The part of an RNA shown here (small-subunit ribosomal RNA, 3' major domain) has 476 nucleotides and comes from a metagenome.

[in-house]
Context: one part of a larger RNA
RNA sequence: AGACGGGGACCCGCACAAGUGGUGGAGCAUGUGGUUUAAUUCGAAGAUACGCGAGGAACCUUACCUGGGCUACAAUGUGAUCGCCACCCGCCGAAAGGCGGGGUUCCUUCGGGACGUGAAACAAGGUGCUGCAUGGCUGUCGUCAGCUCGUGUCGUGAGAUGUUGGGUUAAGUCCCGCAACGAGCGCAACCCCCGUCUUCAGUUGCCAGCACGUGAUGGUGGGGACUCUGGAGAGACUGCCGGCGCAAGCCGUGAGGAAGGUGGGGACGACGUCAAGUCAUCAUGGCCUUUAGGCCCAGGGCUACACACGUGCUACAAUGGCGGGUACAACGGGUCGCGAAGCCGCGAGGUGGAGCCAAUCCCCAAAAGCCCGUCCCAGUUCGGAUCGGGGUCUGCAACCCGGCCCCGUGAAGUUGGAAUCGCUAGUAAUCGCGCAUCAGCCAUGGCGCGGUGAAUACGUUCCCGGGCCUUGUACA
Repeated sequence: AGACGGGGACCCGCACAAGUGGUGGAGCAUGUGGUUUAAUUCGAAGAUACGCGAGGAACCUUACCUGGGCUACAAUGUGAUCGCCACCCGCCGAAAGGCGGGGUUCCUUCGGGACGUGAAACAAGGUGCUGCAUGGCUGUCGUCAGCUCGUGUCGUGAGAUGUUGGGUUAAGUCCCGCAACGAGCGCAACCCCCGUCUUCAGUUGCCAGCACGUGAUGGUGGGGACUCUGGAGAGACUGCCGGCGCAAGCCGUGAGGAAGGUGGGGACGACGUCAAGUCAUCAUGGCCUUUAGGCCCAGGGCUACACACGUGCUACAAUGGCGGGUACAACGGGUCGCGAAGCCGCGAGGUGGAGCCAAUCCCCAAAAGCCCGUCCCAGUUCGGAUCGGGGUCUGCAACCCGGCCCCGUGAAGUUGGAAUCGCUAGUAAUCGCGCAUCAGCCAUGGCGCGGUGAAUACGUUCCCGGGCCUUGUACA
């Protein structure tokens, strides 16, 4: 100098408390452990592994297993020598692959050569090992307010000072003081989205007034007001008033304002810590392998199942279930695509093909909501697991092992022990919608979008994590 303390002072954070909804019980989905297996490929391991790498495992993927086969395929370069001639047919075969036969362009001195291709050769290949050899990237403490340097000064020195102190802040934020004076990386700001207004622009969007037209519709002429779209700008700075304070900084309040005191959200993560994670994205040192630990293929496996745990979905019902009617979004996506109207089917879906490279057409229906009716507290008109049968779609192919539809079947479950998690506002809760991946899909996951829309915070004693000062130490 640090780290630590069931030492002290001060201060933060959904840390507790105050509230609210869950998890832990049930069924199922998914990940993991375990067990099993020919194989159930590998990695991730408290917080910081476990709906994680997987933003798509039927084949492929695929790294695993069984079996069949190759000594190479593919990328690039060189290409001596030898064989064959692009292609077709036959046989073996599950395929990969192997064997045999036919056959062709140009030049030709009929030997052959050129182009091409195959073999062979050299460089290869390896998801084999080491993340304790590494780069890159990432998690975490933590968006916590810290981490340092130059010169000066003090100290024999390690080092200290600055960075401590008094206030203040979300903040080492700012002010005052001070043997310090300055500076850097962080904080903040500059960037993006949302919220108000102005201006410019007016199609595919809009329709106030005018005209036309319809069963109806911005449908048509037209308009540039409004909404909207998307470019430029304005706006918020404790600027103003008052208060506390010696002052400065600041705090609390008020006005005006669409908005206040960081307006809300995002991007952004200091020096470092965990020899944290990743050699299986990629790159890479070393080691290992070379008729195999490389490569190709078929089938299987990654989907197993006495169990255990994590994360979720659906429920246990009346603030509800069911039937009918009716209303209002936003983000997005679409040519190997989205696919309207019409027609067929109870339905999944089929048919059909208008329109659309899309503010034009389509996906599209939003759902909760509201209105009417019904059920009458029951394992039920709750709940939907499981199983039987029939169908449909994608795909070469749904047996292992896909989604969806219809009929039947209707399990556990009546609010969940100890324990434990999220959330402070357009948040929680609840309701649906879109997208990526993608032929299809095991999506209840992930990432977004909008609709409806709460309760509570006295307070900092306690639990957890953290910051600063101080103190003790036998720790390194």
The coordinates come from a structure-prediction model, not an experiment, and the mean pLDDT is 82. RNAcentral holds the full RNA, with entries from SILVA.